[in-house]
RNA sequence: GAACGCUGGCGGCGUGGAUAAGACAUGCAAGUCGAGCGAGAUUUUUUCUAGUAGCAAUACCGGGAAAAGUCUAGCGGCGAACGGGUGCUUAACACGUGGGCAACCUGCCGUGAAGUGGGGGAUAGCUCGCCGAAAGGCGAAUUAAUACCGCAUGUGAUUAGAGAGGACAUCCUUUCGAAAUUAAAGUCGGGGCAACCUGACGCUUCUUGUGGGGCCCGCGGCCUAUCAGCUAGUUGGUGAGGUAACGGCCUACCGAGGCGAUGACGGGUAGCUGGUCUGAGAGGACGACCAGCCACACGGGGACUGAGACACGGCCCCGACUCCUACGGGAGGCAGCAGUGAGGAAUCUUCCGCAAUGGGCGAAAGCCUGACGGAGCGACACCGCGUGUGGGAUGAAGUCUUUCGGGAUGUAAACCACUGUUGGAGGGGAAGACAACUGACGGUACCCUCCGAGAAAGCCCCGGCUAACUAUGUGCCAGCAGCCGCGGUAAUACGUAGGGGGCGAGCGUUAUCCAGAUUUACUGGGCGUAAAGCGCGUGUAGGCGGCUGGUUAGGUGUGAUGUGAAAUCCUCGGGCUCAACCCGAGAACUGCAUUGCAAACCGGCCUGGCUAGAGUGCAGGAGAGGGAAGCGGAAUUCCAGGUGUAGCGGUGAAAUGCGUAGAUAUCUGGAGGAACACCAGUGGCGAAGGCGGCUUCCUGGCCUGUAACUGACGCUGAGACGCGAAAGCGUGGGGAGCGAACCGGAUUAGAUAUCCGGGUAGUCCACGCCCUAAACGUUGCGAACUAGGUGUUGGUCGGAUUGACCCGAUCAGUGCCGCAGCUAACGCAUUAAGUUCGCCGCCUGGGGACUACGGCCGCAAGGUUAAAACUCAAAGGAAUAGGCGGGGGCCCGCACAAGCAGCGGAGCGUGUGGUUUAAUUCGAGGCGACGCGAAGAACCUUACCUGGGCUUGACAUGCACAGGAAACGCUGGUGAAAGCCAGCGCCUCCCGCAAGGGAUCUGUGCACAGGUGGUGCAUGGCUGUCGUCAGCUCGUGCCGUGAGGUGUUGGGUUAAGUCCCGCAACGAGCGCAACCCCUGUCCUUAGUUGAAUCAUCUAGGGAGACUGCCGGGCGAAACCCGGAGGAAGGUGGGGAUGACGUCAAGUCCGCAUGCCCUUUAUGUCCAGGGCUACACACACGCUACAAUGGCCGGUACAACGGGUUCCGACACGGCGACGUGAAGGCAAUCCCUUAAAGCCGGUCUCAGUUCGGAUUGUUGGCUGCAACUCGCCAGCAUGAAGUCGGAGUUGCUAGUAAACGCAGGUCAGCACACUGCGUUGAAUACGUUCCCGGGCCUUGCACUCACCGCCCGUCACAUCACUUGAAUCUGUUGCUCCCGAAGUCGCUGGCCGAACCCGUAAGGGACGGAGGCGCCGAAGGAGUGGCCGGUGA
Repeated sequence: GAACGCUGGCGGCGUGGAUAAGACAUGCAAGUCGAGCGAGAUUUUUUCUAGUAGCAAUACCGGGAAAAGUCUAGCGGCGAACGGGUGCUUAACACGUGGGCAACCUGCCGUGAAGUGGGGGAUAGCUCGCCGAAAGGCGAAUUAAUACCGCAUGUGAUUAGAGAGGACAUCCUUUCGAAAUUAAAGUCGGGGCAACCUGACGCUUCUUGUGGGGCCCGCGGCCUAUCAGCUAGUUGGUGAGGUAACGGCCUACCGAGGCGAUGACGGGUAGCUGGUCUGAGAGGACGACCAGCCACACGGGGACUGAGACACGGCCCCGACUCCUACGGGAGGCAGCAGUGAGGAAUCUUCCGCAAUGGGCGAAAGCCUGACGGAGCGACACCGCGUGUGGGAUGAAGUCUUUCGGGAUGUAAACCACUGUUGGAGGGGAAGACAACUGACGGUACCCUCCGAGAAAGCCCCGGCUAACUAUGUGCCAGCAGCCGCGGUAAUACGUAGGGGGCGAGCGUUAUCCAGAUUUACUGGGCGUAAAGCGCGUGUAGGCGGCUGGUUAGGUGUGAUGUGAAAUCCUCGGGCUCAACCCGAGAACUGCAUUGCAAACCGGCCUGGCUAGAGUGCAGGAGAGGGAAGCGGAAUUCCAGGUGUAGCGGUGAAAUGCGUAGAUAUCUGGAGGAACACCAGUGGCGAAGGCGGCUUCCUGGCCUGUAACUGACGCUGAGACGCGAAAGCGUGGGGAGCGAACCGGAUUAGAUAUCCGGGUAGUCCACGCCCUAAACGUUGCGAACUAGGUGUUGGUCGGAUUGACCCGAUCAGUGCCGCAGCUAACGCAUUAAGUUCGCCGCCUGGGGACUACGGCCGCAAGGUUAAAACUCAAAGGAAUAGGCGGGGGCCCGCACAAGCAGCGGAGCGUGUGGUUUAAUUCGAGGCGACGCGAAGAACCUUACCUGGGCUUGACAUGCACAGGAAACGCUGGUGAAAGCCAGCGCCUCCCGCAAGGGAUCUGUGCACAGGUGGUGCAUGGCUGUCGUCAGCUCGUGCCGUGAGGUGUUGGGUUAAGUCCCGCAACGAGCGCAACCCCUGUCCUUAGUUGAAUCAUCUAGGGAGACUGCCGGGCGAAACCCGGAGGAAGGUGGGGAUGACGUCAAGUCCGCAUGCCCUUUAUGUCCAGGGCUACACACACGCUACAAUGGCCGGUACAACGGGUUCCGACACGGCGACGUGAAGGCAAUCCCUUAAAGCCGGUCUCAGUUCGGAUUGUUGGCUGCAACUCGCCAGCAUGAAGUCGGAGUUGCUAGUAAACGCAGGUCAGCACACUGCGUUGAAUACGUUCCCGGGCCUUGCACUCACCGCCCGUCACAUCACUUGAAUCUGUUGCUCCCGAAGUCGCUGGCCGAACCCGUAAGGGACGGAGGCGCCGAAGGAGUGGCCGGUGA
């Protein structure tokens, strides 16, 4: 350097295989020089010439020569070591930076000096022969050179010697000469008859330079200690070898060294840098493109050539792979440019050109150049431009939305008028190029003309963070999501649409890095309780270090010099129309090195002095400091004996247990072990753990005083070493009491616990281990500084003294309170958690995990060091408000207690559940649903069921059309009725002459009606409840970082947050109380139907009661207690009145209402049925069970109320319910209306009864259209259960409970219910421990849906991750041995060889080579270890 999704107009400039250094088809990427050389081919010209034709000129065909070219393989030279690619290796002098080489090399190029003489022998090519499929090879003959080899010369160079000068050790510079050794090549031009002269390019030796390279050194830059020890050529020396050169680079010998907690060795990862991204910076991350260096070229090894390579497009060998083959043998290496397939989320054309820049060769022309210059592809990045501009409101249509009025899209569009960037067509047409020739790009950029709004907009988002909102669909589904979190029927969060927001040829997503994150803190954090002080000490290394001189100059300061490549960044300027991009200049590169100066500050070495730190001495002092030995008394237990008798013991209560074989109790004696009462104290000592009877011995530390001595000797302390409660372990003792485990007994649902009875290890001692803890002040050690007050321990000093008196000062300890300051707060506060310094240790979200693996330690138990996967969106601290507590304090309530009467058992009534049913309509559900909605279901009600009907409808409003007046009344058919069908009567209300209109009605149609259908968890309103409990708040002020507190808490008091006092609070509001009604006393006014003066009564108005008075208590308060007076006394009694809020409490079926649903039905009408069912359960009642009673007879006294479709006297009839007739009453007049219990008398005599009345039969009465389902009442008959009710539970504190009846509402009828009324009329309250509910204060909390909370563990099932794991499979690495290619080196070289020497020659010598041998040596093989990893029951 991106990729993916959707989309995509143009141009410029960059950039593009990050994965398989995996494999590669094809083409190209390194050649050039004929002015080094021979040869061959060929072109042109000239010339000579044999032959043929021709008279000839001449032509044709051959041959030769010369000149000028061209091409080719070969010999030779230079290049091919550059350029280009990649990032494998590498943690290294590889890189960066700065130095060094007196230890080095350097082709071509520049400078300077000198030379270039004279010879020799070969060999490619070519030709011939042979072998081979090929690649290629062998032999023979022949030939040239700038190829090769002697000789000469020696400016020089090298080596050795002598001398001089210098120096960092080895050395450097320089001089000398009969010393020794050592060079060369020519080619092409010009002149000349020639000899020769001369030029250019070469060649040789040397000098020097530039540029390049080699080697060495300081410093710098990754992770890991769960890698702690590593090392034999290792470290050094000597000799020899090797190299251009130093060096263990190599070798022989000698010595035994070298490296390492400042991290050696090992493992993992990685090319390094300039720079790039980010950041305020310091830093952090990265190392694409461009540039420098390094490394590599199929994997591994090796050398050759050369100035330079151990060589990408060279060679040899081994290996893997691919290809050719005639099977014998050969060929190859894209990490060059394109390109292919593979892998991958993913990365381009088998393009043009050498025109430019640069490179190689050449004298040059020139040739070569996938370096390079360009073009192509990809929105991959950056930059620029466009997709139009202006006008245009009936604010068109469409769409969305709506409260249906409208609103939005929106000047947006249409439409009108323009413009011409880009685009299309045509024409012109560069710069880039130099003295000249030469342009791939390119007919490109650019310019001109014409055409034409025509061809050019998407993507993401709209709950908060974060800019942007509605509708609809969906209904914890489908889905969204970066975090918090959305979705369970009204989703701005899902999907879609409209609208909006953002960016724009892009927009989103994913991945990665930095930032925000002072969240690794150098800048710039922390450790009492949030994570974090080692359990404690001694002390090594290290870090830090008192006062005062000298010295040096490390830090520091200030200069200078060199370097810090270029590019990049920054500034300025310039060039492409701008910009991106490019160019120039400057600045910068914060660094390193060398050097000069300074000496104030900090530090170091050396040196001198000091005493305040530290230590020593001397004189005193306190102490459970440590170790050892000995001694003592009390108590427990056991043993023996005595006395003594039935229990003891134990607990909440018991039992197990012990005891008549004599316990417990008690006395005497003895044994044994352990621990040391009182003293004893937030007292003492110790580093911590810890230490407690007394005595002796040994021993550590501390304090005070003194100021004699030393003279910084100090502080801290990684490692290390020592100590280290309890439990535990080993060996041996000991064992009284206690007592894990264990055994019994209890408790319990169970009770592996708590309680009780026993009891083994252990607890004790000696020696040896273990090494942990809430080892805590949860606070490391040392030093200094910074208000005080008050205790206490041990010293010393002073004052005052009869004093263990007292007062003061000071040192050392140990507590409490408190200021400043600090702290998140709590709190700390001279014993700091304040202000600072030094050093050490430790922390970095929770869980996993005080764990696994590995190491070390341990006899074991285990300890220590210490992860990751995975998982969560928190875990945590302190404080706040509440709630809660089988926490505390205070207080209240019929809350308990004390009482009375009940309920729970029976029968019946009513309600509910359940069941049943066609339906048994619905709601209400602990208190706070259940005689509740319902103040009254036979029809109706009625909402339910069955069946029959109607469809603008039973009801409302509007419109259109038609009709006739309509309404109303009547008739017939059918039918259960509703309804349907048919018919008749009546016939005109208002305006108007009329036509017509209006009102009303019917029919048809359209809007709509209707719904007791759903949602009380969408709502209003109303209600219940806590609770008639005393609370709930606000303003301002004050306190607190804040939540919040204060006020409202406290001391009293009250029924009360009632009042008083106090108080950083002062006030205020809603509640309390009072104001209102009824009632109790009195006065007064008025009064009918009452009464007949008054009184009573009724209606109205007032008075009275306020702790006002007295006494006492208290605080001279509030208030409380008692008393007087009074009808009433401390709220006189009762009612109405219900704070902020809680329960998503109740009600959509009272009413209202959003949304949803329904519309010939979920609406509406009608008939019948049901709501009244009945194995059962519950709730509320009635009646009873009897004698305080039943029955019969007689007899007395109320109040509240109601009455015209009504109450109904009285009379008569009926046993009665009731009926008939009927007075009076719209009511203080009449009626309902006899109240009942009570009282008097009688009877019954304890029984299922003369109790009780259910049930049933039957006969009646009443209401009503209608009493079958399904009413009430009466008479007669029947006569059930029930003999006072288990656990449990309700009401009530005085005119109350209980008992008794009466009235009313509802209502045709139906009351055991409800609401009221009066009559009779009690008992009890010690008290607040307990149950329930509540109020205030306080305390703990891990609760806040608030204890009906929260939450832990096992087990079962499923899923995921990790450890171990018999074994098994890769990778990597160490060691040992075997084999050993190529090749260098060494030895040999009897074979081979032209040059030199000897020799006429033959031959010999010298030298070289093949071959052979040896050391080393890649790959391979064998064995044995280590490490990482995969699979794994």
Notes
The RNA shown here (small-subunit ribosomal RNA) has 1433 nucleotides and comes from an uncultured bacterium. Its mean pLDDT, the model's own confidence on a scale to 100, is 84. Its Rfam family is "Bacterial small subunit ribosomal RNA". Gene Ontology terms of the family: structural constituent of ribosome and ribosome.